[in-house]
RNA sequence: AGUAGCUCAAUUUGGUAGAGCAACGGUCUCCAAAACCGUAGGUUGCGGGUUCGAGUCCUGCCUG
Numbered sequence: 001a002g003u004a005g006c007u008c009a010a011u012u013u014g015g016u017a018g019a020g021c022a023a024c025g026g027u028c029u030c031c032a033a034a035a036c037c038g039u040a041g042g043u044u045g046c047g048g049g050u051u052c053g054a055g056u057c058c059u060g061c062c063u064g
Base pairs, nucleotide, nucleotide: 001063002062005021006020007019008018015052023039024038025037026036027035045061046060047059048058049057
């Protein structure tokens, strides 16, 4: 350090899990690309604990 297929936010104050790219659909086009609009996609590495509530705090383990 580990969060969507990939790259990363969200920790500062514990309070709806997000962005870009990729994918899919649509508009446009003779067709395609580009552009624009939209949709889907998550056991937040695996357990345990604290808490009304954990990605966030405590703890054991795994991986780099």

Predicted 3D model of a 64-nucleotide RNA (transfer RNA) from a marine eukaryotic metagenome. Its mean pLDDT, the model's own confidence on a scale to 100, is 82. Its Rfam family is "tRNA". Its family is annotated with triplet codon-amino acid adaptor activity in the Gene Ontology.